Large-subunit ribosomal RNA, domain III from an Oligoflexales bacterium, 383 nucleotides, folded computationally. The organism belongs to Oligoflexales, within Bacteria. RNAcentral holds the full RNA, with entries from ENA. The coordinates come from a structure-prediction model, not an experiment, and the mean pLDDT is 83.
Context: one part of a larger RNA
RNA sequence: AAGUAGCGAGAAAGCAAGUUAAAAACUUGCUCGCCGAAAGCCCAAGGUUUCCUGGGAAAGGGUAAACCACCCAGGGUUAGUCGGACCCUAAGGCGAGGCCGAAAGGCGUAGUUGAUGGAUGACAGGUUAAUAUUCCUGUACCCAAUGUAAGGAGUGAUGCAGGGGGGGAGAAAGGUAUUUCUAGCCGGUUAUCGAAUUCCGGUCCAAGCGUGUAGGGAGAAGUCGUAGGCAAAUCCGCGAUUUCGUUAAUCCUGAGGCGUGAUGGGUAGGCGCAAGCCGAAGUGAAAGAUCCUCUACUCACGAGAAAAGCUGCUAAACGAUGAUAGACAUUGGUCCGUACCAAAACCGACUCAGGUGGGCGAGGAGAGUAUCCUAAGGCGAUU
Repeated sequence: AAGUAGCGAGAAAGCAAGUUAAAAACUUGCUCGCCGAAAGCCCAAGGUUUCCUGGGAAAGGGUAAACCACCCAGGGUUAGUCGGACCCUAAGGCGAGGCCGAAAGGCGUAGUUGAUGGAUGACAGGUUAAUAUUCCUGUACCCAAUGUAAGGAGUGAUGCAGGGGGGGAGAAAGGUAUUUCUAGCCGGUUAUCGAAUUCCGGUCCAAGCGUGUAGGGAGAAGUCGUAGGCAAAUCCGCGAUUUCGUUAAUCCUGAGGCGUGAUGGGUAGGCGCAAGCCGAAGUGAAAGAUCCUCUACUCACGAGAAAAGCUGCUAAACGAUGAUAGACAUUGGUCCGUACCAAAACCGACUCAGGUGGGCGAGGAGAGUAUCCUAAGGCGAUU
């Protein structure tokens, strides 16, 4: 220079009460304002205790601070079903033998590893200061072992076969979530002697189990033969033939609805100093998804993973000294993650106008996830 520039988005504050030595900024209340396909809610990555409670005030906080993602102390993350391992494989990695190479090592078969994919069984409510599909209540499901009774002939894999899983575009139908109603019902309220009236609020609930619908797909079943499926096969394939069906049968698949779950839960509201207790109605109509039926259907060409689980078959082997499957009951179900943040807690040297994948995403107007105003919810951005 200069007590100058500045104090990091112009979303915005005001009042009262409390605490305090001290309050524009902390707490509570009432107004006001801002976001509302977000500035709300949930997760992946990343962070790693920042979470909750009590205390503090040197430093950090662009000012003050009683406050804090700061400091100190204590507490907090509960799983057969959520995610991962225990299952499977992709690209890629490693790689017994093997091939190559002065050495080091390179490549690569069998194999092994490897999710960002496949497979796979739990929902609703309640509860804590802080966890919850994990605890508790209620109702379920899966797998294994054991037991009980019954029953009586096949069982059986690392092999063979089926199946499984995967691109793009388009149109429609049936539903549901959800929303609305100056429909109905219930509660409160205004007014009143009482009522009509007015105004406000509510009108909800899963998995599982049962039923097997709208819809979608395939002709189905038997008998005989069989040089293929690296052995075998009753399975698959191929050939022949019979019956049924061909506006269909049979089988597979399949939302939703309805019933149950629920004599339960939750709820507007009421009562109570508090802890807590009680608790009505719960129907209909309209609109309606980008969600489900649906990896379906239709269309074309650029022709769109693999393996396992699963089903069938037999080989070895086992089995009337009773296997295997089924029913019921009992017992058991390991390890790791689980707090909190999703932006002031991640990546940007910062409490940085930047960056950061996925899901949910209400109302009025609207084609709309645009835009404006609002709900739930969250904020007013540390002078």